[in-house]
RNA sequence: GAGUUUGAUCCUGGCUCAGGACGAACGCUGGCGGCGUGCCUAACACAUGCAAGUCGAGCGGGGUCCAUCCAGUAGCAAUACUGGUGAAGACCUAGCGGCGAACGGGUGAGUAACACGUGGGCAACCUUUCCUAUCGCGGGGGAUAACACCGGGAAACCGAUGCUAAUACCGCAUGUCGUCACUGAUCGCAUGGUUGGUGAAGAAAGCAGCAAUGCACGAUGGGGUGGGCCCGCGGCCUAUCAGCUAGUCGGUGGGGUAACGGCCUACCGAGGCGAUGACGGGUAGCUGGUCUGAGAGGACGGCCAGCCACACGGGGACUGAGACACGGUCCAGACACCUACGGGUGGCAGCAGUCGAGAAUUUUUGACAAUGGGGGAAACCCUGAUCGAGCGACGCCGCGUGGAGGAUGAAGGUCUUCGGGUUGUAAACUCCUGUCAUUUGGGAACAAUGCGCAUUUAUUAACUGUAGAUGCGUUGAUAGUACCAGAAGAGGAAGAGACGGCUAACUCUGUGCCAGCAGCCGCGGUAAUACAGAGGUCUCAAGCGUUGUUCGGAUUCAUUGGGCGUAAAGGGUGCGUAGGUGGCGCGCUAAGUCGGGUGUGAAAUCCCGGGGCUUAACCUCGGGACUGCAUUCGAUACUGGCGUGCUUGAGGACUGGAGAGGAGACUGGAAUUCAUGGUGUAGCAGUGAAAUGCGUAGAGAUCAUGAGGAAGACCAGUGGCGAAGGCGGGUCUCUGGACAGUUCCUGACACUGAGGCACGAAGGCCAGGGGAGCAAACGGGAUUAGAUACCCCGGUAGUCCUGGCAGUAAACGGUGCACGUUUGGUGUGGGAGGAUUCGACCCCUUCUGCGCCGGAGCUAACGCGUUAAACGUGCCGCCUGGGGAGUACGGUCGCAAGAUUAAAACUCAAAGAAAUUGACGGGGGCCCGCACAAGCGGUGGAGUAUGUGGCUUAAUUCGAUGCAACGCGAAGAACCUUACCUGGCCUUGACAUGCAUCUCUAAGCGUGUGAAAGCGCGUGACUCCCGAAAGGGAGAAUUUGCACAGGUGCUGCAUGGCUGUCGUCAGCUCGUGUCGUGAGAUGUUGGGUUAAGUCCCGCAACGAGCGCAACCCCUGUGAACUGUUGCCACCGAGGCGUGAGCUUCGAGCACUCUGUUCAGACUGCCCCGCUCUAACGGGGAGGAAGGUGGGGACGACGUCAAGUCAGUAUGGCCCUUACGGCCAGGGCUGCACACGUACUACAAUGCCCAGUACAGAACGAUCCGAGACCGCGAGGUGGAGGAAAUCUAUCAAAACUGGGCCCAGUUCGGAUUGGAGUCUGCAACUCGACUCCAUGAAGCCGGAAUCGCUAGUAAUGGCGCAUCAGCUACGGCGCCGUGAUACGUUCCCGGGCCUUGUACACAC
Repeated sequence: GAGUUUGAUCCUGGCUCAGGACGAACGCUGGCGGCGUGCCUAACACAUGCAAGUCGAGCGGGGUCCAUCCAGUAGCAAUACUGGUGAAGACCUAGCGGCGAACGGGUGAGUAACACGUGGGCAACCUUUCCUAUCGCGGGGGAUAACACCGGGAAACCGAUGCUAAUACCGCAUGUCGUCACUGAUCGCAUGGUUGGUGAAGAAAGCAGCAAUGCACGAUGGGGUGGGCCCGCGGCCUAUCAGCUAGUCGGUGGGGUAACGGCCUACCGAGGCGAUGACGGGUAGCUGGUCUGAGAGGACGGCCAGCCACACGGGGACUGAGACACGGUCCAGACACCUACGGGUGGCAGCAGUCGAGAAUUUUUGACAAUGGGGGAAACCCUGAUCGAGCGACGCCGCGUGGAGGAUGAAGGUCUUCGGGUUGUAAACUCCUGUCAUUUGGGAACAAUGCGCAUUUAUUAACUGUAGAUGCGUUGAUAGUACCAGAAGAGGAAGAGACGGCUAACUCUGUGCCAGCAGCCGCGGUAAUACAGAGGUCUCAAGCGUUGUUCGGAUUCAUUGGGCGUAAAGGGUGCGUAGGUGGCGCGCUAAGUCGGGUGUGAAAUCCCGGGGCUUAACCUCGGGACUGCAUUCGAUACUGGCGUGCUUGAGGACUGGAGAGGAGACUGGAAUUCAUGGUGUAGCAGUGAAAUGCGUAGAGAUCAUGAGGAAGACCAGUGGCGAAGGCGGGUCUCUGGACAGUUCCUGACACUGAGGCACGAAGGCCAGGGGAGCAAACGGGAUUAGAUACCCCGGUAGUCCUGGCAGUAAACGGUGCACGUUUGGUGUGGGAGGAUUCGACCCCUUCUGCGCCGGAGCUAACGCGUUAAACGUGCCGCCUGGGGAGUACGGUCGCAAGAUUAAAACUCAAAGAAAUUGACGGGGGCCCGCACAAGCGGUGGAGUAUGUGGCUUAAUUCGAUGCAACGCGAAGAACCUUACCUGGCCUUGACAUGCAUCUCUAAGCGUGUGAAAGCGCGUGACUCCCGAAAGGGAGAAUUUGCACAGGUGCUGCAUGGCUGUCGUCAGCUCGUGUCGUGAGAUGUUGGGUUAAGUCCCGCAACGAGCGCAACCCCUGUGAACUGUUGCCACCGAGGCGUGAGCUUCGAGCACUCUGUUCAGACUGCCCCGCUCUAACGGGGAGGAAGGUGGGGACGACGUCAAGUCAGUAUGGCCCUUACGGCCAGGGCUGCACACGUACUACAAUGCCCAGUACAGAACGAUCCGAGACCGCGAGGUGGAGGAAAUCUAUCAAAACUGGGCCCAGUUCGGAUUGGAGUCUGCAACUCGACUCCAUGAAGCCGGAAUCGCUAGUAAUGGCGCAUCAGCUACGGCGCCGUGAUACGUUCCCGGGCCUUGUACACAC
């Protein structure tokens, strides 16, 4: 810095990631080299080899070689060979002796300690070897290994006897010298140091060499090196470890040590340590440093270096200069091995190596060539120290796996919108280069010493020798390695992880909440950039990832650098101890502080600058740094210390008033209850409604008297007092604090306060009282699904008093205490002063309390705001994600209840604060709607029709499912439709396009079979072009084949389009501005008003858009125009009729009407009302119509993953001789049942019969069909007229008039059934409608519940149309006739606006 809490926001807060590091491990992969590095676990156990020896110039002996000599054999002999002897010498050596073995090497178990680091001290010490200085080294003695011999034992080993040497051991002498004793001088730092004198005891070793001399030896001083001891300071966790300690603390005497010391001991005293954390527990080697970090810090201590500790676990000492000793010893122990069972042996945390453990860590290698160590006079020997090599990508560093050109942008892969894109200059191909590896040849440095030889210097008279110088020769594990040169050929050399966001990198396929992924958030339920595979891409690269650990990010323990009103967090309150902090001057000091010097801060590491390996890593040189400690000199402002003053902080004194401050005692009244008595009668009490309860044995009511306990009406107030808890009738006594005034006294006496002490509501506990009312528990009555509750009737602890315990609360202002500073307004309690007044009040100033509002500032916001949550200082308490949990265990307290202190395992990715927008509320306010109410008619009961569920079925095709599915898709299922079932058939297909191919046939006709489809057979043309014709070509058609067709198969949760619904509800938004950190707000809220976000006014808003309204259509009035098919008032003519009148024609267009175009209505006018106006409301006039006149079309942003893949379109998936296509028959009509929607009724406002009046809107050519005739009728025959304001249907019905019926299952009702018919149609069996005759079911107005409707509406009556051959239409869409009630908005339902609460947001 990022991700992650939310619908979104801001904050708090945790979790997670990106970075670095590693003695690592694991997975995949792996070319070379250099430099490093490698048992972190079992300080488990170890086979085998090696890791400490050396000195013969300390000593005696032994062995080998050998001169000489002797003997033998061969030979004539010289001589050769063999055996023996063996001086001198050379070499080797077990033992005695010396030095070393205490170094070097390993490990980190123990250790919280003077162990380590750092700085000091030792006047309290030691130091082999080394350097230096002084002085010595005389003369004797006795042993003992080895060896010999004997013995024991399995062995290890041991014993006895005898011989022997020394640089082994022991006396004596000498005494420079040291030590000790005594005694002077002098000095210091307390003990004491230094330096004199006298006395006492105390040393020694030789070897080599001809010698010189060298090396040894003894005593002592000094130096050096190495150590020992002491002290200051520094560095882990834990207080759920708070007290620890008898050698403990100190002293004296003694002992012991190299040395101080309770180190040890005897005695004496009673001390010592500890909240600045003793004692205890846990963990741990410490450091230089390493990693990380901006730093401060944090974590770590492997390699390298310094120190410590340890050496099978424990203990002890010996030797020695040095050890309490890794490869010594003794003891007991565990383990292992050997054993003859008697007894012995061993110690890899040395180098290799083995077993085991483990995620995990190497060769049983070479050499002493170098460096270093031990011994030696030296040569030299020893050295698993060391130097090298080997193994491991374990780490760091370097190099390579090729370079240039190369487009048909090859093939292949992959994606694709099928055009192409991409892999990709990548490859092929051409031309080059030669690092590394391979091979051939050459071939190092690290080497200096030492030794040998030669020369030479010094020493010496000289040589030798010794010490040195020069030259030559000799010495290499690594290693035939590094390096150099040659050769050949691009030839041998690339992978890993990732690709949803964080985080660079995207597509296809498979899978289908499966398989799986995942660091966090999270992906996967059929279109997964998140799983798996592939292509591509990205990042690193001989590596890449994963895991683990650590620092960082994390300011998330905050010194730098955090917080605590509400997020985690102020102790319930006060007093006060330690501690921390502290007013104004002066003087001294110099501890803190600041500056300078000196010493130290090992080396390595780190930084800078050089140098060396071809570079780098690495190595190396110089410088810096090492922020520290010590010491010394100086400064004195500040802090501290000491001293001395001051008065403003603090306290005291005096005066005064206010107050439910506290404690004790006394006392009054009202009310409740109870008791007694009187009056009096039937209820009282209680609740939403009741019941339990009380009451005729007299309640309740009322009057009087009495008893007793508790509490304090009114006053009473964000009034008062108190530290908090808390305090309320009155009086008295005792008593605390605050406040004001005076400015008299003290002189910093102050603030805070860990522990501690005290106080501490209610409830609880113990003991004793008291007990009226109230009231946990408990009993009863109700409520309820239940009701261990809420409500009611009772009722005990308790509530009250005294004494004691307890010690907690939302003990809250959720705000610790104190002091200082910082704009204001206003109210109120207490006091003082001023002004004024007769005196006051009001008013002004000031101090001190308690509140409200608000500025700056602060705050995440809300809010706080001189009573701070502002700005500062001091001190205390507390917090560090949520849960587990204020819990467990332990401690303390308590009679108990419990309180206090206070974790972990495990689990989650959140938990949370404030504010925002919505949604919701059995929250509030305002308003609307056939929402309720008022009313009319229905549904729910009956029968039938129709749709649905269910059941059934071969199939009963599919869809629609609360409102918003159910007379819905379907404006017409007998076949068809038809998608379903059964059966028979077809396979480029019933239909489209293209390619190739075949042939003459296609349509039609005839014919066989068949239920048909289909399968066969026969017959049979045509168009165009060229051509005279024959013929050819093209088309059409057919066959076959390939592409493809086809699918009412799936997904409406992949979609388009369309639709429903909230809802014709009044809302939904935007731009700019402003406000807010932000989400957002404002506008759109408010006051009015409206059907309306309609309009007006106001307003940090001003405007705008989609909606509302209007514009459109129909209708209501009028006008103009238009007059045929419409009209007929007037005029003329004809016909009929006595006449009224009717009818026809002409003329006409007045009226009606058809159609077109206009006019009209706008609160325009008047009155009244309303905040002032306005908008608007009420009333009125005029008008056909009046306040949107009525109706329709029109449906904002959006909601319901609402409906539809079966209307069409369409992505993906699926079928392809079938899930496609054709045909026949069946089904969609199936019926115990349930529901919805309708029709017809149940009758008299009716039914039946007869008579009689008045419509509108639509339709008509395979159609409507007149008059006429036939039939009871459905209908038939027939055909005038009509493609229509002309003809037809066409008589509307209810109503009205008259008659009948007389309340009944009827003259109501018509289902059902029988019979006879008509019509449509290929065909009415399943399964049509209608007619006639007969039949005459249920039903007498419908339970709970529920629906529609506010005006030409409901209700009621008929008429028409679409679909259609016909029709199950009683459905749907229209038309006209007749023609009704609303006080009102409390409630139910739905909706709009404002507001409020919210732990809701897939939103109750």
Molecule: small-subunit ribosomal RNA
Organism: uncultured Verrucomicrobiota bacterium